[in-house]
Context: one part of a larger RNA
């Protein structure tokens, strides 16, 4: 010198920040993803279809890895935006809601009728698109309306964010020396958006290793961040990429995009409800509760600004965000009054009793109001409208020195010294070492030194 700090004393204000480093330990409640009536039917918040739940936000268990950081590269696909061009014809069967009937204690179901559509299907068309054995084959669409316009379809480029692959580079141990059969390489096919043992047959026997293979143990990586002249050590909280992870394990559905935290299946623990025959959950979101821990926040107000989903829009909706609230946890600012005052009052401590010293310090006189308080006025942040923060910040005016100083040390190191007290006791203490009868070292008191809303200690880095 730092610190996401803890702990003892103390604590006046305000800015800006930070705030479970331990049990990815289990969690009561509330909320955190929803929107479109300009798709449909309808009474409708239910339903049916769209878009949107892959982003946002959390955490660091796993990971020594193309996981991350840098720097290249081909064989790839990208919903909303965009740019060309080309279309948008004509049709059918269905089903949900809904009505009856009916199982179930509940979660849910099961039949029977009828019904709508930018769901669904099929026919046409088709420059361009896709497959070809170059002969041909194959494929699309949706309509609404307030008439302005929002859509759809099929192609093309672009952007935008993905996937794949490579060179270097990235912690310890050898008291871990050998590893490895899809292994390593080839031909063929399957998958796949897409390359490739990625999978499968066949065929070859070969890759990897002391320049540490493989094993083990540790750990998210960076960009930073602390320290330090610099080189280096250490670290990876906060904000920012980028990966992983979503009770634990496997799995695939849908979709451009997931193998999906507040979606599904299946298997395990746990917790719950149950009419025992079955059934719900899954805070590593935001607040909260138990636990564990030296230890770390409100079961807050608003979409007002920025952003995001939906929506033609109005506009919902958003613990993202924006404020607030709590905490000296940190930094930085300000204040606890300023002048003047000597009989050097009184009191308190030493004293050689003469004085010294607290000490211009108080008091006294004369000022001054920053902060704080009490009164009024009162924004910007918002382009017209619309302010959660807030009657905040801020400014005006009143009263009054008023409401605001402690903590640590005083043998060396190290700035800072007497007295009583104790008496190898009590106790101190970073090192060295004080204490046993005159203790500058233990305890108190007076004086001093340092730092100051802080100040010691204890951790841990350099």
């Nucleotide at each position: 010198a730092a610190c996401g700090a803890a702990c003892g004393c103390u604590g006046g204000c305000g800015g800006c920040a930070g705030g479970c480093u331990u049990a990815a330990c289990a969690c009561a409640u509330g909320c955190a993803a929803g929107u479109c009536g300009a798709a449909c039917g309808a009474u409708a918040u239910a339903g049916u279809g769209g878009c949107a739940g892959a982003c946002g936000g959390g955490u660091g268990a796993g990971u020594a890895a193309c996981g991350c950081g840098u720097g290249g590269a081909a064989a790839c696909g990208u919903g909303c935006c965009u740019u060309u061009c080309a279309c948008u014809a004509c049709g059918g069967a269905a089903u949900a809601g809904c009505u009856c009937u009916u199982g179930g204690a509940a979660a849910c179901g099961a039949g029977u009728g009828g019904u709508a559509a930018u769901a669904c299907c099929g026919u046409a068309u088709a420059c361009g698109c896709c497959c070809u054995c170059c002969g041909g084959g194959g494929g699309a669409a949706a309509g609404a309306u307030u008439u302005a316009u929002c859509g759809u379809c099929g192609a093309u480029g672009g952007a935008u964010g993905a996937g794949c692959c490579c060179g270097c580079g990235u912690u310890u141990g050898a008291u871990u020396a050998g590893c490895u059969a899809g292994u390593u390489g080839g031909u063929g096919a399957g998958g796949u958006a897409a390359u490739g043992g990625c999978u499968c047959a066949c065929c070859a026997a070969g890759g990897c290793g002391a320049c540490g293979a493989u094993c083990a143990a540790u750990a998210g990586c960076u960009g930073g961040u602390c320290u330090g002249a610099g080189a280096g050590g250490a670290u990876g909280a906060u904000c920012a990429g980028c990966c992983a992870c979503a009770c634990u394990g496997g799995g695939a559905c849908u979709g451009a995009g997931a193998c999906a935290c507040g979606g599904c299946c299946c298997a395990g623990a746990c917790u719950c409800c149950u009419a025992c025959g079955g059934g719900a959950g899954g805070c590593a979101g935001c607040a909260g509760u138990g636990g564990g821990g030296a230890a770390u926040a409100u079961u807050g107000g608003a979409c007002a600004a920025u952003g995001g989903g939906c929506g033609c829009a109005a506009g919902c909706c958003u613990g993202a965000u924006c404020c607030a609230g709590c905490c000296a946890u940190g930094c930085c600012g300000c204040g606890u009054g300023a002048g003047u005052g000597a009989u050097g009052a009184a009191g308190g401590c030493c004293c050689u009793a003469g004085g010294g010293u607290u000490g211009u310090a108080a008091a006294g006189c004369u000022c001054u109001u920053u902060c704080a308080a009490c009164g009024g006025u009162g924004a910007a942040g918002a382009u017209a409208a619309u302010g959660a923060c807030g009657g905040u910040a801020g400014c005006c005016g009143u009263a009054g020195a008023a409401g605001a100083a402690g903590c640590c040390c005083c043998g060396g190191c190290u700035a800072a010294c007497u007295u009583c007290g104790u008496g190898c006791c009590a106790g101190c203490a970073g090192c060295c070492g004080c204490g046993g009868u005159a203790a500058u070292a233990c305890g108190a008191a007076g004086g001093g030194g340092g730092c100051a809303a802080g100040c010691g200690u204890u951790g841990u880095u350099c």
Small-subunit ribosomal RNA, 5' domain from an uncultured prokaryote, 462 nucleotides, folded computationally. The coordinates come from a structure-prediction model, not an experiment, and the mean pLDDT is 88.